[in-house]
c-di-GMP-I-GGC riboswitch aptamer from Desulfovibrio sp. UBA6079, 95 nucleotides, folded computationally. The prediction has a mean pLDDT of 86. Lineage of the source: Bacteria > Pseudomonadati > Desulfovibrionales > Desulfovibrionaceae > Desulfovibrio. The sequence was found by an Rfam model in a public genome assembly.
Parts: sequence; C1' cells; structure tokens
RNA sequence: ACUCGAAAAGGCAAACCAGCCGAAAGGUUGGGACGCAAAGCCAUGGGCCUACGUCAUGCCCCGGUGGGCACGAUAUGGUUGCCAGGCUGCCGGGU
Repeated sequence: ACUCGAAAAGGCAAACCAGCCGAAAGGUUGGGACGCAAAGCCAUGGGCCUACGUCAUGCCCCGGUGGGCACGAUAUGGUUGCCAGGCUGCCGGGU
C1' cells in the first nucleotide's frame, strides 16, 4: 500500500417513548437497541420522502386585478441506516 473480517477492546444506534425545533418530510436532546467495519465526514449524481410557497384545473364566495375549499404538478426543503462518488480512519489476519 492492497485486501479480508473469526476474536478482543472500544465506538455508533433502527423501531418505539418523552421534551424542543419545523407547514411537512425531517432534525435535535434524553431513554432505548434492530442492526452496523466506515451506521465516521461531504446532499456531488441517481433514487426516495415532503409541499409552507408557487403554478395549473374544478367548485364556491365577493363590489373586486380579491378570497376560500378540493385536486394535481413543482425543491429551492429533507434523507448518507437506499445506491454510487469524494475525503479520512480503530483492531486483528493475509499478501
């Protein structure tokens, strides 16, 4: 340097519950462990989730270049514990 994961030490922590933040997805703190050898870091590409706002359509209200409701589209919002890519790295074995 490359490669592998049987052991030990140490590490992380899904679901779920509670507080807080958020329109939501989701995040965060504590509890909790399904799992994880990069489940350490980066939203760069794809996937996936959400839709406050914006736009389209329909219906309704209104004095109205206004408003309400329904439905659909949309990421600039998220997700790295979906995959790829980039950076870094513990222990042990092999070359």